[in-house]
RNA sequence: CAUUUUAGAGGGCAAAUUUUACGAAAGUAAAAGACGCAAAGCCACGGGCCUAACACAUUCAUUGUCAUGGUAGCCGAGUUGCAUAA
Repeated sequence: CAUUUUAGAGGGCAAAUUUUACGAAAGUAAAAGACGCAAAGCCACGGGCCUAACACAUUCAUUGUCAUGGUAGCCGAGUUGCAUAA
RNA backbone atom coordinates (compact mmCIF):
# COMPACT_ATOMS: atom_id res chain seq x y z
C1' C A 1 0.00 0.00 0.00
C1' A A 2 -3.84 -3.64 -1.33
C1' U A 3 -7.59 -7.37 0.01
C1' U A 4 -10.85 -10.00 3.63
C1' U A 5 -13.08 -10.03 8.43
C1' U A 6 -14.15 -6.76 12.29
C1' A A 7 -14.15 -4.07 17.95
C1' G A 8 -14.11 0.96 19.24
C1' A A 9 -14.23 6.36 17.90
C1' G A 10 -16.01 10.13 14.63
C1' G A 11 -20.00 10.04 12.27
C1' G A 12 -23.70 8.90 7.94
C1' C A 13 -28.49 7.48 5.91
C1' A A 14 -33.60 7.50 7.36
C1' A A 15 -38.88 3.13 7.58
C1' A A 16 -43.84 3.79 9.24
C1' U A 17 -46.68 8.10 10.17
C1' U A 18 -48.11 13.52 9.62
C1' U A 19 -48.29 18.19 6.57
C1' U A 20 -47.65 20.49 1.75
C1' A A 21 -46.81 19.98 -3.52
C1' C A 22 -46.50 16.94 -8.17
C1' G A 23 -48.74 12.53 -10.54
C1' A A 24 -54.17 8.80 -13.79
C1' A A 25 -52.04 5.62 -10.24
C1' A A 26 -47.93 3.20 -8.34
C1' G A 27 -45.03 6.58 -6.37
C1' U A 28 -41.77 11.06 -5.93
C1' A A 29 -39.92 15.78 -3.48
C1' A A 30 -39.47 19.01 0.99
C1' A A 31 -40.17 19.52 6.42
C1' A A 32 -41.02 16.92 10.97
C1' G A 33 -40.01 11.89 12.69
C1' A A 34 -36.73 7.11 13.57
C1' C A 35 -38.15 1.23 12.10
C1' G A 36 -33.86 -0.19 10.86
C1' C A 37 -29.20 -0.23 7.59
C1' A A 38 -21.63 -1.45 7.09
C1' A A 39 -22.74 0.62 1.65
C1' A A 40 -30.31 1.66 3.43
C1' G A 41 -24.00 5.87 -1.44
C1' C A 42 -24.81 6.14 -6.95
C1' C A 43 -26.85 3.39 -11.03
C1' A A 44 -32.99 0.78 -14.17
C1' C A 45 -28.20 -3.56 -17.26
C1' G A 46 -30.82 -8.68 -15.73
C1' G A 47 -34.71 -10.83 -12.70
C1' G A 48 -38.82 -9.98 -9.33
C1' C A 49 -42.67 -6.78 -7.48
C1' C A 50 -46.28 -2.39 -7.86
C1' U A 51 -49.45 0.79 -10.97
C1' A A 52 -52.36 0.74 -15.78
C1' A A 53 -52.78 6.62 -18.11
C1' C A 54 -52.59 5.73 -23.39
C1' A A 55 -53.58 1.66 -26.56
C1' C A 56 -56.02 -2.97 -27.74
C1' A A 57 -59.99 -6.46 -26.73
C1' U A 58 -64.88 -7.26 -25.19
C1' U A 59 -68.58 -10.09 -21.33
C1' C A 60 -69.94 -2.71 -21.83
C1' A A 61 -68.22 -3.11 -16.43
C1' U A 62 -65.99 -0.93 -9.95
C1' U A 63 -64.03 -5.61 -16.86
C1' G A 64 -59.44 -8.00 -19.08
C1' U A 65 -54.34 -7.52 -21.27
C1' C A 66 -50.13 -4.37 -21.53
C1' A A 67 -45.01 -0.17 -19.56
C1' U A 68 -43.19 3.69 -22.58
C1' G A 69 -44.42 4.77 -15.56
C1' G A 70 -42.30 3.24 -10.77
C1' U A 71 -39.52 0.36 -6.95
C1' A A 72 -31.95 0.89 -5.56
C1' G A 73 -34.99 0.15 2.08
C1' C A 74 -36.57 -6.87 -3.20
C1' C A 75 -32.28 -9.61 -5.29
C1' G A 76 -28.13 -9.80 -8.62
C1' A A 77 -24.59 -7.08 -11.78
C1' G A 78 -21.64 -2.44 -12.40
C1' U A 79 -19.36 1.65 -9.91
C1' U A 80 -17.60 4.98 -5.77
C1' G A 81 -16.46 5.39 -0.51
C1' C A 82 -15.17 6.56 5.95
C1' A A 83 -12.46 4.04 9.97
C1' U A 84 -9.23 0.20 11.11
C1' A A 85 -7.29 -2.27 17.46
C1' A A 86 -6.78 -7.43 16.10